RNA sequence: GGGUGAUUAGCUCAACGGUAGAGCAGUUGACUCUUAAUCAAUUGGUUCCGAGUUCGAAUCUCGGAUUACCCA
Numbered sequence: 001g002g003g004u005g006a007u008u009a010g011c012u013c014a015a016c017g018g019u020a021g022a023g024c025a026g027u028u029g030a031c032u033c034u035u036a037a038u039c040a041a042u043u044g045g046u047u048c049c050g051a052g053u054u055c056g057a058a059u060c061u062c063g064g065a066u067u068a069c070c071c072a
Base pairs, nucleotide, nucleotide: 001071002070003069004068005067006066007065010024011023012022013021018055026042027041028040029039030038048064049063050062051061052060
């Protein structure tokens, strides 16, 4: 320098162009002598950034950023 993939909740990851979710973690309560475990409830989002297309974008298009791998 070229190519490919990835970026969404604190972490790991989902999500036909049509209400952004799950597990774990956190918080509160129950239970327990206490902790852990278990059970119930609950909090948590600038979907990497900018622009475009569209009635409507996490999703499609363009540019940029970061990162992983491959080639040189």
This is a predicted structure of a 72-nucleotide RNA (transfer RNA) from Synechococcales cyanobacterium bin59.metabat.ball.084. It matches the Rfam family "tRNA". It is annotated as a transfer RNA.